The RNA shown here (small-subunit ribosomal RNA) has 1449 nucleotides and comes from uncultured eubacterium WD2107. The sequence is in RNAcentral, with records from ENA, Greengenes and SILVA. Rfam family: Bacterial small subunit ribosomal RNA. Its mean pLDDT, the model's own confidence on a scale to 100, is 84.

[in-house]
């Protein structure tokens, strides 16, 4: 840079990716070749072999062989190496290591220089002799050499000295040249010690330390020093981290990084340290010794059981650990070491090969051509498109890898492990060579199939529940490439621990104040000094690497060769601004002195009214109280109320104030005492005395806690009484610690300005508290200083805000954060009587968590507005009987679907059969339908007997009919019938895969948009705001200006009326006719039909508002402010509703989920809901009468009329395809009568006869007659509908329809009551406002319990590791004392010296008890995290329904 918190946004923040890198591993594949690297793990144990020998020119001997001159060989005495080369990281926080210095040292071989080298002597190995043992080794006794060992002698430029002197040395060999050998001195190299500086983390390690700090004096060392010892002193170290604890060899350097940095410390170079584990020392020039030695210990091995041996952390190798690391090779050819005079011997150092793709570098697995764009694969919209010049094919090349054949250089004379290598020629022949991984996104690459929250993926987000570019596989693409992937680990991105280079008002972060140690910074001025600082030179900073030039391998990678660079440290020379330091002046900083007035600033001590309670007493009587409403509770024993009098204890109303004091916490009547601190003035005094402040002290609300006091009010616990599903709560009535006081204790608060102190600097306007100065109109103005506020400008800020009281702009110092939860909790430590503070972690787990602002959306927040939404009123439902749909039950089936408003007289405008889709029986299977192929036939269709059957259906008998073109071919087309094959069909299934219709919110007033502003940004504006409307209607105003879809208008029906046309309508005027009737001629004047027009616009007057918008009242008009009705439904919401209208993906069935048939079934019936109908009566029931409609519908039909039947109906039949004829009778109306009844109300049940439709009316039709006469007396909580021609009430019609409406759609006729008004319920709009919601309150969420899985404290304990205290014990060693026993050198023969022993302190393992520490484990127990659907409650976000929230009981 990117990816993740969100609906979106912008800051915070953590988690993730993309890059390089590896001494790696693992998975899969692997051709060749150079350079490189190859137990990071068990410093675990190791068979076997090698890894240090060498001199005969130091010396004696054995043994061989001799040319007799001598040469070889072996074990031995000596010498010289073995302290280097090799490994290897245990210890080591260290003068270990860097790096720079320094004095008091040593220094074999090696140089240079001076000088020596002479005389004697005595033994021990080898070996001979006898022994002991298994063995390993080992004792006596004899011989003997030497460059081995000893004496003497010489003696300075050595060393000691009392300054007189005294004391130390050598080795020869030999071919006669040299090589040795002894003492000084002196380089040189290596070495040892001293110093300053750097060098990991922890404070939940804060004190440490007795040789300990230092002197004196001795011992000791090669040498300084408490190295050691004696003695005196009390010192040393430590917050600038002493101690102790845990890790870690160190540096050169390597990785990564722009760079500072981080992280490492393989391979090579230096340095340490180490060699089974601990200890000690010899021996030496050098060690306290890898391949020596002594003890000691654990482990291994031999053994004859008495005793011996070992130490691969050299090279190979082997076992075992482990994810993992190689051959028991070849040479000393070269570099180099050791020995020796030298040949030369040894050299697992080294150089060399060998395993491994461990890593890096190069090469190669072929080049050209080739379209029919082949085959095969895959996709596909079936055309095609990829795979793709990619193959084949044709033509060419030979790196590699094979064959042959030459053949180097490393080697300056010889002398090659590598090696017949490198390398060169010549051959054949496309031959002998590709894989991994990945394609959602971040991140280059997609498509098909499987697969269905499964198997699977995942590095973060996240994929996967039937149309997966996420999961397998395929095709294809993309990337690297003898590799590619994965893991792990380490810097990077990470400015995410921020020297470079962050932050703390709200995101995580300012300690509750304050005084002050150390520390850190600090005003002016002048000199001096030179520590910081500058600048110049010298040293020195190893090589390697890295970086740059050049050079050598065919190139590279690798070497080599020479600069640069190494930021550092030391020494030296200057300079003197600024820091520092020193000395001396100054006052602007700080303080002091005086004056002056404000203040709930503290402490004590008194004092005062007004209230509660209580107590006595009057006055008085029945209720007080108290709450949404009640009641526990007081009262007739006298309460409440009331007046008086008293008693105690709290607290101090008004005043009163974003007013005042104080660090903070906090202070409030009055007076008095005593007391701090700030301001203002003045400029007298001191002259930087300053700011900050880790520890540290000291204050610190309330709540608790201790002791004693008080105790009136209020009031945790607790009690009663309410509320409630329940209420351990809210609400009432009691009330106890407490609340007050004095003393001590605690140290927390959301102790908050969520804002540390302190100085300085930067625009204003304004109120207000203190003090001052001018002025001058006596009240105000101008102006200073210090509070305390409010607004706003630069500038800050994620934003909100902040803004001279900064969160500006800078300086100085403290303090404090570093994802969320675990957790401010555990374990430790400190405090405290407790309670508990404080300090203060991990495991594990999550990917968010959290800020601010924006849009919605909700709210039992808020303003305004509108709706038959409540009110006002009619009239229903809910109760009864029936109907008509649903739910449940039933059932063989009672098909399906609809489900809150917005399913339920819905789909269904009409289920006896069909219709059906369901059941049961019985057939069919290219099918009831469609197409297309093949054979047949020529049509074929329609009517009909009989049998069987339920019936489809199958046999069967008669009879009519017999296409069309035509090329005259049964050629085509039709058609029928067969076999078969694509198909056919499914009301199967998913409405959550669609398309189409279609509900709802809502006919609500609203939803957007381009351009400009504004804002980082989501987004605002605009659409808000003051009027207004029905309306986002219309005005005014406005950083907006327009503009869409919605509103409104345009359509239609209906009010008024002109004109046009007059049949089937009409009928004034004329004229005929008839019992009568527009019936006729006739006419269209009028009614009416139905086209075309006018009409209504707040057009006009008054008033109101703002001089608009528009409201109110009038005129005029049929209608007046939308005139009444309707069609007409905006962004979008419900994954609303339909796969059963229909079209439709997928999926599923195919003799069956397809199709036919008959008969049932949807009609059932304990029981609920829903929507209707009739009702219950007198506004009515019956009887009569006999007036006025309007929409319709009518040839398979309305059906006049007549005639039968009580009636339904039926018989006959006119007109009429209808303004013409029917349907047609309107019906509530009036008249008469019933007179309050279970009726003359109702009218279900039933019973019986009947009609009518129909193939058929048992399941299951409707009507009609007679006859039966249930419930039912107006209907509980709770619910519906309706603003006028509207509700109620009467008929009427019409669609479905064979037949069936009480359902539904439509017509008329009569026709009403009421609206204060918007508190309140439901539903809407709009502004605001609060949100933890955004699947949007049917949101979100919180603890307890139950279960499962994890990790973790505590725990009686118990086991281990490291440590440490005292005490025992005391190897082996050096040191000390002894030293009777032993003894060649010297000796004056006395001895003097040596050695063995034995003694002591010292001390390693080891014992014994006692502490700390840090680790396993543990019955039980705490809380913690997680885990798609468990339990109880709702505790928080809205005013979350008792505002939330902090401390504390």
């Nucleotide at each position: 840079g990117a990816g993740u918190u969100u609906g979106a946004u912008c800051a915070u923040g953590g988690c993730u990716c993309a890059g390089a890198a590896c001494g790696a591993a693992c998975g899969c594949u692997g051709g060749c070749g150079g350079c490189a690297g190859g137990c990071u793990u068990a410093a675990u144990a190791c068979a076997u072999g090698c890894a240090a020998g060498u001199c005969g020119a130091g010396c004696g001997g054995g043994c061989c062989c001799u040319u007799c001159g001598g040469g070889g060989u072996c074990g031995g005495c000596g010498g010289c190496g073995c302290a280097c080369g090799g490994g290897u990281g245990c210890g080591u926080a260290a003068c270990g290591c860097g790096u720079g210095g320094g004095a008091a040292c040593a220094u074999g071989c090696c140089u240079u220089u001076a000088g020596g080298u002479a005389c004697g002597g005595a033994a021990c190995a080898a070996c001979c002799a006898a022994g002991g043992g298994a063995a390993a080794c080992u004792u006596u006794g004899g011989c003997u050499a030497a460059u081995a060992c000893c004496g003497u002698a010489u003696a300075a430029u050595a060393u000691c000295u009392u300054c007189g002197g005294a004391u130390c040395a050598a080795a020869g060999a030999u071919u006669u040249a040299u090589c040795g050998c002894c003492u000084a001195a002196a380089g040189a190299u290596u070495g040892g010690c001293c110093c300053g500086c750097g060098u990991u983390a922890g404070a939940u390690u804060a004190g440490g330390u007795a040789g300990u700090u230092g002197g004196u004096g001795a011992g000791g060392u090669a040498a300084u020093g408490g190295c050691u010892c004696a003695c005196c002193a009390a010192g040393c170290c430590g917050a600038c981290g002493a101690u102790c604890u845990a890790u870690a060899g160190g540096g050169g350097g390597u990785c990564u990084g722009a760079g500072a940095g981080g992280a490492c410390g393989a391979u090579c170079c230096c340095c340490c340290a180490c060699a089974c584990u601990g200890g000690a020392a010899c021996u030496g020039a050098g060690a306290c010794a890898c391949g020596g030695u002594c003890c000691a210990g654990a482990c291994u091995c031999c053994u004859a059981c008495g005793g011996g041996a070992g130490g691969c952390a050299g090279c190979a190798g082997u076992a075992a650990g482990g994810a993992a690391u190689a051959u028991u090779g070849g040479a000393c050819a070269a570099u180099g070491g050791g020995c020796g005079a030298a040949a030369g011997c040894c050299u697992g150092a080294u150089c060399c090969a060998g395993c491994c793709a461990u890593g890096c570098c190069g090469c190669g697995u072929g080049a050209g051509u080739g379209a029919u764009g082949a085959a095969g694969g895959c996709c596909u919209u079936a055309g095609g498109g990829u795979u793709g010049u990619a193959a084949a094919g044709c033509u060419c090349u030979u790196u590699u890898a094979g064959a042959u054949g030459g053949g180097a250089a490393g080697a300056u004379a010889a002398u090659g492990a590598c090696u017949g290598u490198a390398c060169c020629a010549u051959c054949a022949g496309a031959a002998u060579a590709a894989g991994c991984c990945c394609c959602a996104g971040c991140u280059a690459a997609a498509u098909u199939c499987g697969u269905g929250c499964c198997a699977g993926c995942a590095g973060c987000c996240g994929c996967g529940g039937u149309a997966a570019u996420a999961c397998g596989a395929a095709u294809g693409g993309g990337g690297c490439a003898a590799g590619c992937g994965u893991u792990g680990u380490u810097c990077g991105g990470a400015a995410u621990c921020a020297c470079u280079g962050g932050g703390c008002g709200u995101a995580a972060a300012g300690c509750g104040u304050g005084u002050g140690u150390a520390g850190g910074c600090g005003g002016u001025u002048a000199a001096u000094c030179a520590a910081g600082u500058c600048a110049g030179a010298a040293g020195u900073g190893a090589a390697a690497u890295c970086c740059c030039a050049g050079g050598g391998c065919u190139u590279a990678a690798c070497c080599c060769u020479g600069g640069a660079a190494u930021u550092g440290c030391u020494u030296u020379u200057g300079a003197a601004a600024c820091u520092g330091a020193u000395u001396g002046g100054c006052u602007a900083g700080a303080g002091u002195a005086c004056u002056g007035g404000a203040g709930a600033g503290g402490u004590u001590a008194g004092c005062a009214g007004a209230a509660u309670u209580c107590c006595g007493a009057g006055u008085g009587u029945a209720g007080a109280g108290g709450u949404g409403a009640a009641a526990u509770u007081c009262g007739c024993a006298g309460a409440u109320a009331u007046u008086c009098g008293g008693a105690g204890g709290a607290a101090u109303a008004c005043c009163a104030g974003u007013g005042g004091c104080g660090u903070a916490a906090g202070c409030g009547g009055c007076u008095a005492a005593c007391u701090g601190g700030a301001c203002a003035g003045u400029a007298a005094c001191u002259g930087a005395c300053g700011c900050u402040g880790a520890g540290a002290c000291a204050c610190g609300a309330a709540a608790g806690c201790g002791u004693g006091g008080g105790g009136a009010u209020c009031a945790a616990a607790c009690a009663g009484g309410a509320u409630u599903a329940g209420a351990u709560a809210c609400c009432c009535u009691g009330g106890u610690a407490g609340u007050c006081c004095a003393c001590g204790c605690u140290g927390u608060a959301a102790a908050c300005g969520a804002u540390g102190u302190a100085u300085g600097u930067u625009a204003g306007u304004u109120g207000u508290c203190g003090g001052g100065a001018g002025g001058u109109u006596u009240a105000c103005c101008u102006u200073u200083c210090g509070g305390c506020g409010a607004c706003a400008a630069a500038g800050c800020u994620a934003a909100c805000g902040c803004a001279u009281u900064a969160a500006a702009c800078a300086u100085a110092c403290c303090g404090c954060c570093u994802g969320g939860g675990g957790a401010g909790u555990a374990c430790g430590g400190u405090c405290g009587c407790a309670a508990g503070a404080u300090u203060a972690a991990a495991a594990c787990u999550c990917a968010a968590a959290g800020g601010a602002a924006u849009u919605g959306a909700c709210g039992g927040g808020g303003a305004c507005c509108c709706g038959c939404a409540c009110a006002a009123g009619c009239g229903g439902u809910g109760g009864a009987g029936c109907a008509u749909g649903u739910u449940g039950u039933u059932u063989a089936a009672u098909u399906c679907g609809a489900a809150g408003c917005a399913a339920c007289g819905c789909g269904a405008a009409g289920a006896a059969c069909c219709u059906u889709a369901c059941c049961u029986a019985c057939c069919c299977u290219u099918g009831a339908c469609a197409u297309a192929c093949c054979c047949a036939g020529u049509a074929u269709g329609g009517a009909u007997u009989u049998c069987a059957g339920a019936g489809a259906u199958g046999a069967u008998u008669u009879c009519c009919u017999u296409c069309a073109g035509u090329u005259c071919g049964g050629c085509u087309g039709g058609c029928u019938g067969g076999a078969g094959u694509a198909c056919a069909g499914g009301u199967g299934c998913u409405g959550c895969a669609u398309g189409g219709c279609u509900g709802u919110c809502g006919u609500c007033a609203g939803c957007u948009c381009g351009u400009g502003u504004c804002g980082u940004g989501a987004g605002a504006u605009g659409u808000u705001g003051g009027g207004u409307u029905a309306a986002g209607u219309c005005c005014c105003g406005c950083a907006a200006c327009g503009a869409g879809c919605g509103c409104a208008a345009c359509c239609c029906c209906u009010a008024u009326u002109g004109u046009u046309a007059g049949u089937u309508g009409c009928c004034a005027u004329c004229a005929g006719g008839u019992u009568a009737u527009g019936c006729u001629g006739g006419g269209c004047a009028c009614u009416c039909u139905a086209g075309c027009g006018a009409g209504a616009c707040u057009g006009c007057c008054c008033g109101u508002g703002a001089u608009a918008a528009g409201c109110g009242g009038g005129a005029g008009g049929a209608a007046g402010g939308c005139g009444g009705g309707g069609a007409u439904g905006a962004c979008g919401u419900c994954a609303a509703g339909u796969c059963a209208u229909c079209a439709u993906g997928g999926c599923c069935c195919u003799u069956a989920c397809g199709g036919g048939u008959a008969g049932g079934g949807c009609u059932a019936c304990a029981a609920a809901c829903g929507u209707g109908c009739u009702a219950c009566a007198a506004u009515g029931g019956u009887a009569g009468u006999g007036a006025c409609a309007g929409u319709g519908a009518g040839u398979c039909g309305c059906g006049a009329g007549g005639c039968g039947g009580c009636a339904a109906c039926g018989c006959c039949a006119a007109g009429c395809c209808a303004a013409u004829c029917u349907c047609a009778a309107a019906a509530a109306g009036c008249u008469a009568u019933c007179u309050c009844a279970g009726u003359u109300c109702g009218g279900a049940u039933u019973g019986u006869c009947c009609u009518c439709u129909g193939c058929a009316a048992c399941u299951c039709g409707a009507g009609g007659g007679c006859a039966u006469g249930a419930a039912g007396u107006u209907g509980g909580a709770a619910u519906c509908g309706c603003u006028a021609g509207u509700a109620a009430u009467c008929g009427u019609g019409g669609a479905u329809c064979a037949g069936c409406a009480u359902g539904c759609c439509a017509c008329g006729g009569u026709g009403a009551a009421u609206a204060c008004g918007u508190u309140c319920c439901c539903g809407g709009g709009u502004c605001u406002u609060g949100u933890a919601c955004a699947c949007a309150c049917c949101g979100c969420c919180c603890g307890u319990c139950a279960c499962g899985u994890c990790a973790u404290g505590g725990g009686a304990g118990u086991c281990g590791a490291u440590u440490u205290u005292a005490c025992c014990u005391g190897a082996a060693g050096a040191c000390a004392g002894u030293g009777c026993g032993c003894c060649a050198a010297c000796u004056u023969c006395g001895g003097a010296g040596g050695c063995a022993g034995c003694u002591g302190a010292c001390c390693a393992c080891g014992g014994u008890a006692g502490g700390a520490u840090c680790g396993g484990u543990a019955a039980c127990u705490g809380g913690g995290a997680c885990g798609a659907a468990g339990u109880c409650g709702u505790a928080a976000c809205a005013a979350g329904g008792u505002a939330c929230c902090c401390g504390u009981a």